[in-house]
RNAcentral holds the full RNA, with entries from SILVA. Predicted 3D model of a 540-nucleotide part of an RNA (small-subunit ribosomal RNA, 5' domain) from a metagenome. The coordinates come from a structure-prediction model, not an experiment, and the mean pLDDT is 83.
Context: one part of a larger RNA
């Protein structure tokens, strides 16, 4: 000089667009952040209103159960990790895969519970227990075996350094399922428009795919040798066991072997990375925002469920801290948003809103999204804008200096004539962001034995804004309402004048100050930078 997630000091008009707990992975009151779907099922209220006082409408509506899918994502945070954690190249002939495209098959028959729900019993709660009743796309049989698939045995070819793989034959072994809903009389059937048709949504089963994960490997990336010897499941094998899968991942048994000066073991520190910040460049420092990945979730430990956690708002144990208790027992986890106390030099609102984007759920409408999108505080940062322009000398007054003549302050002020940008005022207007809306009507096509939903191509109608009555335009009036900080001895732009007198200060080196100080305070001047400017801090 340059940067910063900065912090003090003094000053602060405006907007935009950004960033905002580096420190206690310290403890946290309150609220809200994951639901959802009546198109899987049985069950089913009140309030109000109306009534001929029986009832009826609220209503098969809401709540609470069953059952599906979703909580494994979004969001934080950097404690721990020097690791195949990360980053890049490869490997999987060693592997899995809900949803989603695509493609073939199938979808047949039976049982047998339980929740919700009554009754009843324990409890202070939290919640448990028992009788009895029921339903399914819950939960268990049994059939059904394809040119598909898994597997066992045989043979052939082909691939491969081998283990061993691929194809294809032959022959055994092995499976599952579930229905809802609209709509429809063309077949079938007529107690029903349904057990038929047909649409669509699911459902089982197998191939491919698309995304996704998991496991190996090379290489690359801190420091301390004042860490030099580490290692016994260690190293390899053989068998067996586990796992979606490879392996000492586990076991048993056999060998005795493995790693290190290319730094092994230990240790201190550290989430990696695209980047970011300096630098001509090498290189160096550094990893906030935003991206990618990894770890974690009040410490410790565990499995469960599931396609996928050993799982932040989920289970169980243990420990610590809080908090309720009737003392018998219970209940709790903001490193989600916002807030609170504490800590620190420090770092915002317990706001709006589901309108865009995205995301979980439904067939849809629509629900739920402190994700996001917006407003709110901070000059915290970058970028723009103003704090007025023209003319105005007798060079007024004042102030400082003076050699007393005068200089400067200064065209600066006044004063004349104008503009109206920002802010405040007053009047009217005012958006994009909103989509091919969902969906209704309606014309043709295709397809079906016709119709009709439905599906394709087309007109047409057609709701929805949190910001926000914002932004923006335009009129009216109006120089009004907006400038400071630092520094002036050399480095290094800018000087004189009082005070002070080695004192009181100053200072980033050199060094000013002991009676003439451009170095201390203060004035007049003046020089930079300008809503900022200066000082610490860190970096290069």
């Nucleotide at each position: 000089g340059a940067a910063c997630g900065a912090a003090c000091g003094c000053u602060g008009g405006c907007g935009g667009c950004g960033u905002g707990c580096u420190u206690a992975a310290c403890a946290c009151a309150u609220g809200c952040a994951a639901g959802u779907c009546g198109u899987u099922c049985g069950a089913g209220a009140a309030a109000a209103c109306c009534u001929u006082c029986g009832g009826g409408u609220g209503a098969g509506u809401a709540a609470a159960g069953u059952g599906g899918c979703g909580c494994a994502c979004g969001g934080g945070u950097g404690a721990g990790u020097a690791a195949c954690a990360c980053g890049u190249g490869g490997g999987u002939a060693a592997u899995c895969u809900g949803u989603c495209c695509u493609u073939a098959u199938g979808a047949c028959u039976g049982g047998g519970a339980u929740a919700a729900c009554a009754c009843c019993u324990c409890g202070a709660a939290a919640g448990a227990g028992g009788u009895g009743c029921u339903a399914a796309u819950a939960c268990c049989g049994g059939a059904u075996a394809a040119c598909a698939g898994u597997u066992g045995u045989a043979u052939a070819a082909c691939c491969a350094a081998a283990a061993g793989g691929u194809u294809a034959u032959a022959u055994g072994a092995u499976a599952a399922a579930a229905g809802g809903u609209g709509g429809c009389c063309u077949c079938u059937g007529a107690u029903u428009c349904a057990a038929g048709c047909u649409a669509u949504c699911a459902c089982a089963u197998a191939a491919g795919g698309a995304g996704g994960a998991g496991c190996c490997c090379g290489c690359g990336a801190a420091c301390c040798a004042u860490u030099a010897g580490c290692u016994u499941g260690u190293u390899g094998g053989u068998a067996g066991g586990g796992u979606a899968a490879u392996a000492g991942c586990c076991u048993a048994c056999c060998a005795a072997g493995g790693c290190u000066a290319c730094g092994a073991u230990g240790g201190u520190u550290a989430g990696c990375u695209g980047g970011u910040c300096u630098g001509a460049g090498a290189g160096g420092a550094u990893g906030a925002c935003c991206a990618g990945u990894c770890a974690c979730a009040c410490u410790g430990g565990a499995a469960c469920u599931g396609a996928g956690a050993c799982a932040c708002g989920g289970u169980c144990c243990a420990g610590a801290c809080u908090c309720c208790u009737a003392c018998g027992g219970g209940a709790g986890g903001c490193a989600g948003c916002a807030g609170u106390g504490g800590g620190g030099a420090a770092u915002u609102u317990u706001g709006c809103g589901c309108a865009a984007u995205g995301g979980g759920g439904g067939a849809a409408a629509c629900c739920c999204u402190g994700a996001c999108g917006c407003a709110g505080c901070a000059a915290c940062g970058c970028c723009g804008c103003g704090u007025g322009a023209g003319c105005g000398a007798u060079g007024a007054a004042g102030g400082c200096c003076u050699u007393c003549g005068g200089g400067u302050u200064g065209u600066a002020a006044a004063g004349c004539u104008c503009u109206g940008u920002c802010a405040a005022g007053a009047u009217g207007g005012g958006a994009a962001g909103a989509a091919u809306a969902a969906g209704g009507u309606u014309g043709g096509g295709a397809a079906u034995a016709a119709g009709a939903a439905g599906u394709c191509c087309g007109a047409c109608c057609g709701a929805u804004g949190a910001c926000g009555g914002u932004a923006c335009c335009a009129u009216c009036a109006g120089a009004g309402g907006a400038a400071g900080c630092a520094c002036c001895g050399g480095c290094u732009a800018a000087c004189u004048c009082c005070g002070u007198g080695c004192c009181a200060g100053c200072a980033g080196c050199c060094g000013c100050g002991g009676u003439a100080a451009u170095a201390c305070g203060g004035a007049g001047g003046g020089u930079g930078c300008a809503a900022g400017c200066g000082u610490u801090g860190u970096u290069c």